Predicted 3D model of a 71-nucleotide RNA (transfer RNA) from a Candidatus Kaiserbacteria bacterium.
Its Rfam family is "tRNA". Rfam classes the family as a transfer RNA.

[in-house]
RNA sequence: UGGGGGAUCGUCUAAUGGUAGGACAGGGGCCUUUGGAGCCCUUAAUCUAGGUCCGACUCCUAGUCCCCCAG
Numbered sequence: 001u002g003g004g005g006g007a008u009c010g011u012c013u014a015a016u017g018g019u020a021g022g023a024c025a026g027g028g029g030c031c032u033u034u035g036g037a038g039c040c041c042u043u044a045a046u047c048u049a050g051g052u053c054c055g056a057c058u059c060c061u062a063g064u065c066c067c068c069c070a071g
Base pairs, nucleotide, nucleotide: 001070002069003068004067005066006065007064010024011023012022013021018054026042027041028040029039030038047063048062049061050060051059
């Protein structure tokens, strides 16, 4: 420099263009002599900027960062 892949709650991980979900962690509660375990509730996210579309995590363009390959 060229090509390919990736970026989603604090962490990990889903989501055929149509309500952004789950687990762990955090907060509250139930239970318990206490703690832990268990159960219930709850907080919390789409890398950035544009475009297409009635509607974008998803498609297109540019950028930032990470990984792989080639030179």